[in-house]
RNA sequence: AGGGUAUGAUCCCGGCUCAGGGUGAACGCUAGCGGCGCGCUUAACACAUGCAAGUCGUGCGAUCGGACCUUGUGAAGUCCUUUCGGGGAUGGAAUGAGGUUACGGAGCGGCGGACGGGUGCGUAACACGUGGUCAACUUACCUACGCGACGGGAGCAACCCGGAGAAAUCCGGGCUAAUGCCCGAUGGUCCCUUGGAGACGUAUGUCGCCUUGGGUAAAGGCGCUUCGGCGUCGCGCGUAGAUAGGACUGCGGCCCAUCAGCUAGACGGUGAGGUAAUGGCUCACCGUGGCUAUGACGGGUAGGGGGCCUGAGAGGGCGGCCCCCCACAUGGGGACUGAGAUACGGCCCUGACUCCUACGGGAGGCAGCAGUGGGGAAUCUUGGGCAAUGCCCGAAAGGGUGACCCAGCGACGCCGCGUGGGGGAAGAAGCUCUUCGGGGUGUAAACCCCUUUUCUGGGGGAAGAAUAAGGUGGGGAGGCAAUGCCCCUCCGAUGACGGUACCCCAGGAAUAAGCCCCGGCUAACUACGUGCCAGCAGCCGCGGUAAGACGUAGGGGGCUAGCGUUGCCCGGAAUCACUGGGCGUAAAGGGCGCCUAGGCGGUUCGGUAAGUCGUCUGUGAAAGCCCCCGGCUUAACUGGGGGAGGUCGGGCGAUACUGCCGAGCUUGAGGGCGGCAGAGGAAGGUGGAACGACCGGAGUAGCGGUGAAAUGCGUAGAUACCGGUCGGUACCCCGAUGGCGAAGGCAACCUUCUGGGCCGUCUCUGACGCUGAAGCGCGAAAGCGUGGGGAGCAAACCGGAUUAGAUACCCGGGUAGUCCACGCCCUAAACGAUGCGGGCUAGGUGUCGGUCAGGCAAUUGGUCGGUGCCGCAGCAAACGCGUUAAGCCCGCCGCCUGGGGACUACGGCCGCAAGGCUAAAACUCAAGGGAAUUGACGGGGCCCCGCACAAGCGGUGGAGCAUGUGGUUUAAUUCGAUGCUAAGCGUAGGACCUUACCCGGGCUUGACAUGCUGGUGGUACCAACCCGAAAGGGAAGGGACCCAGGGCCUUGUGCGCCUGGGAGCCUGCACAGGUGUUGCAUGGCUGUCGUCAGCUCGUGUCGUGGGACGUUGGGUUAAGUCCCGGAACGAGCGCAACCCCUGCUGUCAGUUGCCAGCGGGCCCUUAGGGGCGCCGGGGACUCUGACGGGACUGCCGGCGAACAGUCGGAGGAAGGAGGGGAUGACGUCAAGUCAUCAUGGCCCUUAUGCCCGGGGCCACACACAUGCUACAGUGCCCGGUACAAAGGGCUGCCAACCCGCAAGGGGGAGCCUAUCCCAAAAAGUCGGGCAUGGUUCGGAUUGCAGGCUGCAACUCGCCUGCAUGAAGCAGGAAUCGCUAGUAAUCGCGGGUCAGCCACACCGCGGUGAAUGCGUACUCGGGGCUUGUACACACCGCCCGUCACACCAACCGAGUGGGGGGCACUUGAAGUCGCCUGAUGAGGGCGCCGAAGGUGUCUUUCGCGAGGGGGGUGAAGUCGUAACAAGGUAGCCGUACGGGAACGUGCGGCUG
Repeated sequence: AGGGUAUGAUCCCGGCUCAGGGUGAACGCUAGCGGCGCGCUUAACACAUGCAAGUCGUGCGAUCGGACCUUGUGAAGUCCUUUCGGGGAUGGAAUGAGGUUACGGAGCGGCGGACGGGUGCGUAACACGUGGUCAACUUACCUACGCGACGGGAGCAACCCGGAGAAAUCCGGGCUAAUGCCCGAUGGUCCCUUGGAGACGUAUGUCGCCUUGGGUAAAGGCGCUUCGGCGUCGCGCGUAGAUAGGACUGCGGCCCAUCAGCUAGACGGUGAGGUAAUGGCUCACCGUGGCUAUGACGGGUAGGGGGCCUGAGAGGGCGGCCCCCCACAUGGGGACUGAGAUACGGCCCUGACUCCUACGGGAGGCAGCAGUGGGGAAUCUUGGGCAAUGCCCGAAAGGGUGACCCAGCGACGCCGCGUGGGGGAAGAAGCUCUUCGGGGUGUAAACCCCUUUUCUGGGGGAAGAAUAAGGUGGGGAGGCAAUGCCCCUCCGAUGACGGUACCCCAGGAAUAAGCCCCGGCUAACUACGUGCCAGCAGCCGCGGUAAGACGUAGGGGGCUAGCGUUGCCCGGAAUCACUGGGCGUAAAGGGCGCCUAGGCGGUUCGGUAAGUCGUCUGUGAAAGCCCCCGGCUUAACUGGGGGAGGUCGGGCGAUACUGCCGAGCUUGAGGGCGGCAGAGGAAGGUGGAACGACCGGAGUAGCGGUGAAAUGCGUAGAUACCGGUCGGUACCCCGAUGGCGAAGGCAACCUUCUGGGCCGUCUCUGACGCUGAAGCGCGAAAGCGUGGGGAGCAAACCGGAUUAGAUACCCGGGUAGUCCACGCCCUAAACGAUGCGGGCUAGGUGUCGGUCAGGCAAUUGGUCGGUGCCGCAGCAAACGCGUUAAGCCCGCCGCCUGGGGACUACGGCCGCAAGGCUAAAACUCAAGGGAAUUGACGGGGCCCCGCACAAGCGGUGGAGCAUGUGGUUUAAUUCGAUGCUAAGCGUAGGACCUUACCCGGGCUUGACAUGCUGGUGGUACCAACCCGAAAGGGAAGGGACCCAGGGCCUUGUGCGCCUGGGAGCCUGCACAGGUGUUGCAUGGCUGUCGUCAGCUCGUGUCGUGGGACGUUGGGUUAAGUCCCGGAACGAGCGCAACCCCUGCUGUCAGUUGCCAGCGGGCCCUUAGGGGCGCCGGGGACUCUGACGGGACUGCCGGCGAACAGUCGGAGGAAGGAGGGGAUGACGUCAAGUCAUCAUGGCCCUUAUGCCCGGGGCCACACACAUGCUACAGUGCCCGGUACAAAGGGCUGCCAACCCGCAAGGGGGAGCCUAUCCCAAAAAGUCGGGCAUGGUUCGGAUUGCAGGCUGCAACUCGCCUGCAUGAAGCAGGAAUCGCUAGUAAUCGCGGGUCAGCCACACCGCGGUGAAUGCGUACUCGGGGCUUGUACACACCGCCCGUCACACCAACCGAGUGGGGGGCACUUGAAGUCGCCUGAUGAGGGCGCCGAAGGUGUCUUUCGCGAGGGGGGUGAAGUCGUAACAAGGUAGCCGUACGGGAACGUGCGGCUG
């Protein structure tokens, strides 16, 4: 410090979201220790139990108990003694009396229970904070000073007696003390009062002094004593202080204006009451005031502050712990006592609740500590101790203290420590990934060495505690003495925590790691599982079969006794902008003006000193924060010191600026005078054109209207034409890019009235100004009311068309309305989408008005004002603005703060109504928007191509058949291909095979590959025979090979004789195999746009950027082909050329080809000759095939600015690319193919592999595609006859010849190739027939008989002959090919192949046309431009009704509850007043008065049949409104209409 999210990309506006910090937290997983903190945020909900405020006997009386003292009696036991009866001593059980003692309980009395502790309800207030004021006050205890404390008296508790009650408790009688109560005395500088002078103060007054009269005091206890008194603690009065409070006040700190008016003790006065004290605090009377947009009143929310969190700061949020203040103590009311309360652990009353009860009546208040229930996501022990600190009481000892100090529980927070340290492999195992080689975990572990914080055991062991009381010694003031008081010194008891902290010893790595995350933001990646499922998610978004995003694992990242999640706050957010934002088009200028408050204000001088500035000072508690130093081993924590902190108060000073006061000035503003322009406004009048109606004339069959029509009008005479009359509306030309007005708006002419502006000139006033919330006025069109008017036009409405429909667009009618008067309405794209005023900042060029100078004028120049265009600086996101600012500044107003909901609801105000103004929320979305960019698209424009159309020829679509496909069928009809770009396609050959499909039968290491282990030696191999459909299963018999060593013998390249090994075979294991899946995981190959002319790059330049320029433009081309121009200059992939075939020609070559000439042979002969390349030969020719030549706009002319080029011509076999082919840019279609092949992943493994038999791929009611054959005479049939090219041929082509009608058979010559064969070419041509007939056309279909191939033609081959002869007589809508050797037509060959379903496909040659005006239209394409709401890109986007589901809010007959006001009523406790009583206790009355009741009003929350709209929701219905001229340009306001989007009228806007 920023990032993510919008868009194809970009810049900007703008929201959402993340990273940070914090927390009284909670939840999930996890958890070793310690220190210091913190711990009901919810129900101010209800509370069992214990404790939390007592104390003083040195104020008082008394009693009981206890303890102690004195004294008496004195048991058991023990000891001594004994005359054995006992005695003595000791011992003290038990017990009597007296006394002392204040230890416990009760009472009188004093002080304290107003502090301490809790909570946050209420409170928007002088409650709090801060600074002041009290001349208007109080203050127990404490301190200081002064004075005093004399004399007397009467009672009441306790206690005793009696009584009531269940209890709580109460009543009566009797006794008694005091520091309790009362009376009297004394007394002051105290209180009241009379008079007087003085000082002070801003002041009501204050301060002290003198004086008159009056008034009010007290308490004792203890100690000592030389008995005189003294000391001490108390007591009374007064003054002062200290402390604590009370009252008043300036300023400061929440939200709502959809709360705008509020107020009756209300505001003030006089008097009185009341209080410690001011005051309307209360009351009587008098006056009628007081508050409020600087926000009264009302509503909502809330304790305030120090501070805490965050932030750079300003600010924002918060107020838990600690400290200060306030408020409250079960809800409400009230007083008493007291220095202090209207009193948490006091009292009275009332309400609700709980408890006890003998039903009569009573008791209670944890928001003290702990604890319980409840509520809640959630918050602790019914602990120890008064040892310390502090508080109360006490003279003190001491007592009390859930304040406090400690401990317990809780990772709730902060801080600290540990879970070990060192060494240890090119690196174990496991796990995991893998390209199978290896990589990772990883020095990690094991293992070796070391240490011991922590832990366990044992031992030691603090500080916190001293001014205790009291005592020793010494000193001091005072005093006659003693006690006592003050200071120093020494002695001196006391520890809850706790045997804790800390220390030592021993043991042993021993007791101790988790959590979250790993798609981007954001640090960290792989595998498997899952398959839009399960799930994740803070935002963007992941998941539909290879998911780094889900789940798990391995690995990694982060933090660490914690880690994540959730909630909330600040930050980021300059996203409410004071610091620090905006408003032309993004949200945002009020429709316009006038004006009030307010804000702001020219110039000079003087004064003042409020703002402002300086300095000094007071205050800003402590804690906290910052700095320094110190204490716990460190830190957290904590002690000390300093600093900092205010919009605060006071004093002194300064005077530039602002304010205020005074005096001037003229430039701002305004006035006078003289001119000027204008559709400025209002009223009255006048005019012509057009239109319609009516009358007349004249005239005849139509008129009108449209894309085309129809409705309509017209023979009852229309339209068109002429004349006349009437009516209402609007004002042609001028006219403009013009003028006027504040805006809306304003247009014939004349008159009257009237507003504003401009110019000129001197002159006058002297800041009189600008803006402007509220308010007032004006305000297009539509609309409303009343009354007129009504020609034309025209919502609605009615017809006619159009259409799928047409509630529209078009046409014919037509009513409100449009017009006038008066009154309303008050809106708009009321727009320059740009508030008003002022100043400043280059110019250029039009135009309107005035004026100055020159000139008669036209006109030129200057100047002021208005209105346009272009443009510098500057501004702006860009577009653009640019002296008419959107530039640079000042003043004031209005307005904005994501989209939708919503120009809405509710409330209020206005309106006759329609409706207007003001104006939310719930809910929902991760957007929404502006400008510009590149594309794509347009029923936008321009330019240009293509058999694209047109022109033309022939077809398809109809028929029959063939083939393919869909569909259907089937056990299976294997699979793929599906608009163009699938469909005679993969398939260039499905009877078996093929074959992948179906049924059935079989095989398993497999039909095939490689490796390993083990086995086998009559093994491999061959195989009769058996079962079987075959595959397969079994099997007699036969029977090898290689290497090494040995053995044997009839020695030989002998031998089954042995051993070991190999090949082979068998077994087992790895594996094979798969036409199983994914062409949306891929390679390769291919189709298509398209043989279209395009697609890009480097550098540079321009732009914030996307990007642009280059590549656009002017020409030209088949071409981004070339030329010219140009911020471009070059380059690449494409185009072209290079390659092949073909057309002309040359050279070379000459067999199997050719043969003119020479010789020979053979045949024919009309005797001239001809034929046959057959032979010798020949290379001339044809031909073959290798290499060359040839064409380049080179030449001439026209056109072209020039060039490029183009048109024409010459020559040439050929021209302007000669013809054809090969060749396919960047890319598009997730196009096609996993079944050609290859290949990742997944799947099958006695089967999804492999083998076999049979079947199927050939099915058939249909539909489509591609073809063949036809429908005939330019034809068909028969016969004769002529001319190709290119191919193929040895498991082949097959001649001659023979047989057969034929298919074919026999036959076998020739030929492995210019030699032989297939082989005949056909159309053509010659001759003949057929004659318009479903035929001598056509050949389907079917029957019979044959032929061939093949293991086998039933399903399911081809061919032949005979017979049969179907549909079809030229093919609807629609549609295809072709521009020349092309179409059309004719035949020939080949591949595949045993044969063939080939009419297909690939080639070859023969014959051989027609047409092209042209580019408007259809389709496709290229370029430039324009609009866009499209970008999956028009097969796009998108609107509204309807239907369904869910959600929130609104209305709603009503209904339930809460808060509040007012009136009346009832009226507790209690203060006060009055009466009574005795002046008492008490009683009675009155005012006020809580709660309650009745009525009414208001506000808020909930429920609510139903209603209207709104939002949301992968694939619903209807249409097509908008976006491209969106097919009727759109939009705004308004009105009417319509299923719906919408349509139409009127006016407006250009977005």

Small-subunit ribosomal RNA from a soda lake metagenome, 1551 nucleotides, folded computationally. The prediction has a mean pLDDT of 86. Rfam family: Bacterial small subunit ribosomal RNA. Gene Ontology terms of the family: ribosome and structural constituent of ribosome.